[in-house]
Context: one part of a larger RNA
Parts: sequence; structure tokens; C1' cells
RNA sequence: UCCAACGACUUAUUUUGUGUUGCUUGUCUAAGCGCGAAUAGCGCGAAGGCGUAGCGAAAGCGAGUCUUAAUAGGGCGCAUGUCCUCCCUUAAAAGAGGAUCGCAGCACAAUAUAGACCCGAAGCGUUAUGAGCUUGCCUUGGCCAGGUUGAACUCCCGAGAAAUCGGGAGGGAGGACCGAACCGGUUGAUUGUUCAAAAUCUUCGGAUGAGCUGAGGUAAGGAGUGAAAAGCUAAUCGAAUAACGUAAUAGCUGGUUCUCUCCGAAAUAGUUUUAGGACUAGCGGUGGAAGUUUCCUGUGGGGGUAGAGCACUGGAUGAUUGUUACAGGGGGAAACUCCGGACGAUCAAUCAAACUCCGAAUACCGCAGAUUAAAUUCCACUAGUCAGACUGCGGGGGCUAAGCUCCGUGGUCGCGAGGGGAAGAGCCCAGACCAUCAUCUAAGGUCCCUAAAUUCAUGCUAAGUGUAAAAGGUAGUCAUCACCCAUAGACAGAUAGGAGGUUGGCUCAGAGGUAGCCAUCCUUUAAAGAGUGUGUAACAACUCACUAUUCGACGGGUGGUGGCGCCGAAAAUGUACCGGGGCUAAGCAUGAUACCGAAGAUAUGGAUUCGUAUGUCCUUCGGGACGUAUGAGUGGUAGGAGAGCAUUUCGGCCUGCAGUGAAGGUCGACCCGCGAGGGCGACUGGAGCGGCCGGAAGAGAAAAUGUUGGA
Repeated sequence: UCCAACGACUUAUUUUGUGUUGCUUGUCUAAGCGCGAAUAGCGCGAAGGCGUAGCGAAAGCGAGUCUUAAUAGGGCGCAUGUCCUCCCUUAAAAGAGGAUCGCAGCACAAUAUAGACCCGAAGCGUUAUGAGCUUGCCUUGGCCAGGUUGAACUCCCGAGAAAUCGGGAGGGAGGACCGAACCGGUUGAUUGUUCAAAAUCUUCGGAUGAGCUGAGGUAAGGAGUGAAAAGCUAAUCGAAUAACGUAAUAGCUGGUUCUCUCCGAAAUAGUUUUAGGACUAGCGGUGGAAGUUUCCUGUGGGGGUAGAGCACUGGAUGAUUGUUACAGGGGGAAACUCCGGACGAUCAAUCAAACUCCGAAUACCGCAGAUUAAAUUCCACUAGUCAGACUGCGGGGGCUAAGCUCCGUGGUCGCGAGGGGAAGAGCCCAGACCAUCAUCUAAGGUCCCUAAAUUCAUGCUAAGUGUAAAAGGUAGUCAUCACCCAUAGACAGAUAGGAGGUUGGCUCAGAGGUAGCCAUCCUUUAAAGAGUGUGUAACAACUCACUAUUCGACGGGUGGUGGCGCCGAAAAUGUACCGGGGCUAAGCAUGAUACCGAAGAUAUGGAUUCGUAUGUCCUUCGGGACGUAUGAGUGGUAGGAGAGCAUUUCGGCCUGCAGUGAAGGUCGACCCGCGAGGGCGACUGGAGCGGCCGGAAGAGAAAAUGUUGGA
């Protein structure tokens, strides 16, 4: 990992609801007792429960009661009936029956108490068992090759006045030295389904001591022992092990088994030792009631948002002006004056979530109307949900950052398949009952990959722009507007002139158009600046403005606006920013006509739910079954409701099969059923097994690191 088997909403009692059955002279018996063919069944047994009356905290009172001084008011109750049918009837009343109401039984659903859908802790407690491992201690034994060093002390010799010193011999001390046994376990390697749940090899520490060791004994679970590491206490230790309490508890994780049909959520609010849990409300389902209340249209309302505005409040700019000895500064001998400050006024222009002289669209509320669809409200029972995500719009926080965060309001996903977007939960189109080798469309597309236009018309783009980006730059190009010049000759080019007073004045070493400062005139002219640049030490020289000639133009110049471009433009695995090929349209803009394109729509057939109408049959008279026509539906997680299939077993004195082959098994391209499944046939197998109508469940496995067995 696979296969097989096993494996999870049960049982008892309580309460509530729905359905159904019995009674409704209200109802039901419990314990117990009797009978009995004695685990069956039948009968007795109202003790008691619920109901028949409520109110009050209660005493208590009672169709009332409580509150209260109150006979006032008020709260909760009563005024026992309600509906249908029959008879009789104009109708009503009266009468009869049934339903509702009440009690009990059964089924289903939920609820409470119990292990309570199943598996899963770490833990807590009780009683025992352990010191043959290990820690400490006690008693009694054992062991330590060999070598080295050479303390105290003693004796001898020498020196010395002495204290004492030197030398020699003996001696044999030491938690002394080296190093086997023994004890340990420092380094590295090996091993690591091992020789071994701690070893092997190498290397290393101690090795007469706080040494090592045998045997016997002793101390234990909140306790022991500990040269102390929370170490050790039998491979178990921040509280041993075993059994029991025990199915501890788990707001947590995982798992929870057949089919089809109908409906179908939430990820919000409030509260919470509450935030990944819960309760109530919201949203779902089922049953019942109301019957247009929902939706839509019209109409009538209030508002202070968007916008706008400056009339208030507050901010903020400029100009003019007023007051003020009022911070400061400049000038002046001073008077004073200039700049500035503060506070106003007027004018102009302006800003505001906590400004408003104004003021929408929507939304909301009331009333009326219409039609078809779809809803709406209330009552009862009963779920899930309380982590939401992105996207459009309106906002807060943040950086008008985030696939960020928090609200409001739509959508989609969640719970939604299909088509498009190359690919893609949340974007665009569109909501899948089933079938069809039919048709039409949506978004999006139509050169090839790839279904459909190499379609039409008019423009633009030359950048592969398209097929990524800003400030800024741009004599790219197209369109358009305004102004100016122009055959009395524009613009560009060429030829010629570009002068005189004058070297203007000042300054300066110099300043001659051309360092700087001041002024910037006049004359001759077709025209020529007291000079646009280059240049010189200063001049000179060149050049420009300006003028003439030549040339010959539906031309030239300046500015604005719009369209499409260009530059700005550097990144890490490999082209890699059109999905690709590739494209000058197969790009962009405007318009037109075809076509393709989905599970959308249509067509045909079929299934099913609900409504309406209707037919046949059955009926316990409540209804049910089977059709026909017609209308609306049939995506779906959590979840609710309904109808069925299969398995085991029991009942019926129902009904069958079987050695001429039961169950089980292996196959089938056959039949029935929407399906779970059921038949039939073949082979195998070798002894029991079905059908129908009912009852009851150990009642369905692919998942739980599920359990057991096998491969």
C1' cells in the first nucleotide's frame, strides 16, 4: 500500500409538538391479587395522576382575585363554548350525530437526566507491589604486578661561643610519581532493521585511597536516597509500577456507511472570564391561518446628503483705507517720515466632516390603482449559521500604499456547472430535470494554430506604436482656429551697401559700437543700433540688425487647440509585457452588413413537483389511486421535509421452490426500475431457500496516522 471481516445517533424515563387509535355517562390504571393449557393470555384493583377555576410571594379568597386607605383605577382571569351534518323550517330556537377541547396508547421529531453518535488525552484519587537495577547507610569478608621519589625521626662526621648550619648512613611518610590487574569513560572512528534499546576499536583519567569489590541487611512514592545533575528509586521519574474509581473530562482534532424527489441558509446584531464556544434575535425547513397586505405604477409628504454658496461660525490671499506711542527696524539735529505689527471697514478672489442664505437624484413613510406573477404577515414545531472572500459605487484609518484594514450599499463566489477572459473561486455573458449528428443568439470573436469576413466604407499610425509607465522634452505627422507678410515681389539663398558728427560722456594703464556706469541724440541716406555676436593689450578685421538688386511663389511666418506617434525606458533559470505563429493590417478611430459562438432561447420526445379544470375506479366518506388538458417550475454546501431500495430476524396455522440441484460463488453484449436494486440465462456449488402482507432492528463503509487477519 492493497484485499476481506468488524467499525459510530442507541436504550430507559421526563417534557413538548405533529400524526394516528380508543373513550369522551371525563380518562388512565400503579403496586398488588385472582384465574390460567402457568415466562403467554384474561380479569380484578381509582390508591394516585392529568382534566374539570382562577388570582396571589403567601396566609388565603374564589368567578373572581391581587395591588391599595379605597367599593377608584389597573394586572391576570370568568362570562363553556366553536365548527360541520341531519331533522324541522322563511329564519331562529330546541333535538340528534360527528369534529375540536380532555385523558390514555402507538409512531415520529426535538428536549432533560444518564457514558448518550464513535475513537482520542496529559492528568486526579484509592489500595497494593517493588532498593536482585540504582542512591545512601550498617554488618561481615576479599583485592591492588612492577618500578620511582625519599618526609619526620635516629645515629655518625665536620663547623660554630652559642643559636644553629653542612655532609653521610639508616629510615620508609604521602587523598606523592610512572604503570598492569581493577575502577572509570576524555578524543576520534565504526555501528546505527546493530554483537549491543549505549556496544566495538583507538586514545585517555584514577590506580594505598573521600579506593575497588562479594554476601547479608536497611530507607519508597509527595515518599526515600542524593559530594545536588531535579540525578536515581528494576530499559519507566519535575512525582515509580499494577489494578481499580473509569466508558474521568475534552467549548478541541478526526471519523460517521443505500437511492431518488422538493425547498434551501449564514459567516450579522445584542450579551457573555466572551472572542475558533454559547444564548436570544436575524436568515432556512415543515405544518397551519390570513388573502394582496409583498412587488410595480401614480400621487402626497418630511429631510439637509451630493452639489453649490459665503448670509452665520471659523480658516485663508491681494488691494485700498481707518484706529492704535505698538514688537521691531531705516532716515533725520528735531519736528516728523518710511517699512513693519495688532485691530477694524470696503472691494476682489477663495476654503470647511463637526459652516449653511440654498439644495437635488435615490432612499423612506402615507394613500390610491392595476394586472400577472411572485411574494408578504401571523401562529406552532424544528435546523444550521456567529472565521467570510473579491469586485462596482459612497466613505473612515493608512501614504487618496497593499491580494491592507473598518463601515454602508449592489453583484458574484461561498453553495454555481456552461461560454469568454491564453491559463484563472470573487471580472464579463449566462443560472445545468433527461435525450437529439436540429435551429437562433449573449459576452467574446471571424489570417493559421481555432468554429466564423484575408468583408465593405472613410480616415489616422510607420513607432512592430499596437504588444507595459510619469514628470519633462519633441521643426514626426494629420486636422483645425487666429493674426501677420506677399506679383506695389514675401521667406530662404546670392551680389552690393551697412556711413558721418564720433575715439558719445564717465571711468581707466588703455576702454575707439562690443570690461563696467550714464545717456542713447543729430546728420547724409535706399538703408545703416552711440550697435547682435566673433575678435584685439587697445585699435584693426569678420559678422548681424537694416537697405537695394537678383530670383520668382495659390507662397511664407508666428501662436493656440485636437488626433496618432517619438525620446524619457536598466535585472536577475530561457525569447518571456500580443497565448504562439506571424501581421503594415491581421494596428487605431468611426460607421455598415454577414457569420461563428453557451448546459441561454427555440424545436421534438420523455420524467417529475406544485396549481387549475376534468374523467374513471376504490373508500374507513377524512380521502386515495390511475389518467387527460393547461400553466408555472425541477443548480445547490450547512440544513429541513418526503418517497423508496437492500440486509437480519419474527408473525400469518397466507403462498411456493429444491439432489431432474437450495444458499453461496464466477460471468452475460438480455429484460424491468430515474435510482438504490430486482429478474432471467450459463458455469460452479452440494442442502436447504424464497414470494406476499405486517412487526422488530447488532439494518448499508472508502476514508477515523481506525481494529483484526491475509497478501
Notes: The prediction has a mean pLDDT of 82. Predicted 3D model of a 711-nucleotide part of an RNA (large-subunit ribosomal RNA, domain II) from a Minisyncoccota bacterium.